[in-house]
Molecule: TPP riboswitch aptamer (THI element)
């Protein structure tokens, strides 16, 4: 100086839906369905938009494909690693 490999820090981004029952609950899918959680941060399907979209199941819902190489989306720093280049000391 570059890699963005690995660990740390701190900062930031995000979502919480369906069904039953009725006030305490139970059932699904899910990382997370309001958690002192849980994912997610440009290597960026975290999540938004498109969408009251489209297909296919289901007790019901983006639940499952699709759409999707679409559009947007939140980052810096320290330490350590490898690589090159400089300088300096000793052989």
């Nucleotide at each position: 100086c570059a890699c963005u490999c690995a660990c740390g820090a701190c900062a930031g981004g995000g979502g919480c839906g369906c069904c039953c029952g009725u006030u305490u609950g139970g059932g699904c899918u899910g990382a997370g369905a309001u958690g002192c959680a849980c994912c997610c941060u440009u290597u960026g399907a975290a999540c938004c938009u498109g969408a009251a979209c489209c297909g296919g199941a289901u007790a019901g819902u983006a639940c499952c494909g699709g759409c999707g190489u679409a559009g947007g989306g939140a980052g810096u720093c320290g330490u350590g690693g490898u690589g090159c280049c400089c300088g300096c000391a000793c052989c």